[in-house]
RNA sequence: AUUAGUCUUCAGGGCAAGGUGUGAGUCCUUACCGGUGGUUACAGCCCACGCGCCGAAAUUUUUUGGCUGACUUGGUGAAAGUCCGAGGCCGACAGUUAGAGUCUGGAUGGAAGAAGAUCAAU
Numbered sequence: 001a002u003u004a005g006u007c008u009u010c011a012g013g014g015c016a017a018g019g020u021g022u023g024a025g026u027c028c029u030u031a032c033c034g035g036u037g038g039u040u041a042c043a044g045c046c047c048a049c050g051c052g053c054c055g056a057a058a059u060u061u062u063u064u065g066g067c068u069g070a071c072u073u074g075g076u077g078a079a080a081g082u083c084c085g086a087g088g089c090c091g092a093c094a095g096u097u098a099g100a101g102u103c104u105g106g107a108u109g110g111a112a113g114a115a116g117a118u119c120a121a122u
Stems, first nucleotide, its partner, number of pairs: 001122003005118006017029003031102002033091002035049004044089002052067006071087005093105003
């Protein structure tokens, strides 16, 4: 240094203001937010993963199958769907006086993964 094992810690942000209404952080104007790894160069919308939803097996916590959102354009450059300019678009499930990316809940959970410790082999 690489690889494998074990352990520890960490690992998601966001409705201000106005309008309608008996009632809305849910509707309208508008504001705000963007997990992880990769990619010639920095990514919510390129590729993949996590998350979420449906099912099966085993049987209570694992394995496994399926489904799962969204971008164009001009510029710079050797190289950008990632940067700069402009204009767009997207966002699980359950709940709720009224429809939710932003409120509440499952969740003091789980997790892609990150960092570190230790041990062994090369």